Record summary: This is a predicted structure of a 136-nucleotide RNA (FMN riboswitch aptamer (RFN element)) from Bifidobacterium stellenboschense. Its Rfam family is "FMN riboswitch aptamer (RFN element)". The family has 146 seed sequences and 6,230 matches in Rfam 15.1. Its mean pLDDT, the model's own confidence on a scale to 100, is 83.
RNA sequence: ACGCAUCUUCAGGGCAGGGUGAAAUUCCCGAUCGGCGGUUCAGUCCGCGAGCAUCACGAUCGCAAUCAGCAGUCGCGAUGCCGAACCGGUGAGAUUCCGGUACCGACAGUCAUAGUCUGGAUGAAAGAAGCUGCGG
Numbered sequence: 001a002c003g004c005a006u007c008u009u010c011a012g013g014g015c016a017g018g019g020u021g022a023a024a025u026u027c028c029c030g031a032u033c034g035g036c037g038g039u040u041c042a043g044u045c046c047g048c049g050a051g052c053a054u055c056a057c058g059a060u061c062g063c064a065a066u067c068a069g070c071a072g073u074c075g076c077g078a079u080g081c082c083g084a085a086c087c088g089g090u091g092a093g094a095u096u097c098c099g100g101u102a103c104c105g106a107c108a109g110u111c112a113u114a115g116u117c118u119g120g121a122u123g124a125a126a127g128a129a130g131c132u133g134c135g136g
Base pairs, nucleotide, nucleotide: 002135003134004133005132007130008129009128010127017029018028019027031116032115033105034104035048036047037046038045043103044102051081052080053079054078055077057075058074059073060072062070063069085101086100087099088098089097107119108118109117
């Protein structure tokens, strides 16, 4: 160098302007945004995270109680669900670059349907950087 362990810090952006309407940043025109690792530089490739469901285990609280049991919350793990891109060019190599034209976006809430508002979230987390110790 590298490996392992503890700990610390960091870790998501975005509707200008206009139309209709009693009411819409939710509809319509238009505008605008793009987490993390891999790979020639990627929202659309491969994988991960967040969200939801089920199950197992652990912690905790409540109900019931002779025993058996029932229900909630939290943590952790497993399984399942989970969006979207093509054409041309360059090149050894690109669905990643350049040119063109497209497309996609959890859950809950709302005077009216939301990627962009509000909320869970001053949360969690893929992961990034660093300290220390041990091995080497």
The source organism's lineage runs through Bacteria, Bacillati, Actinomycetota, Bifidobacteriales and Bifidobacterium.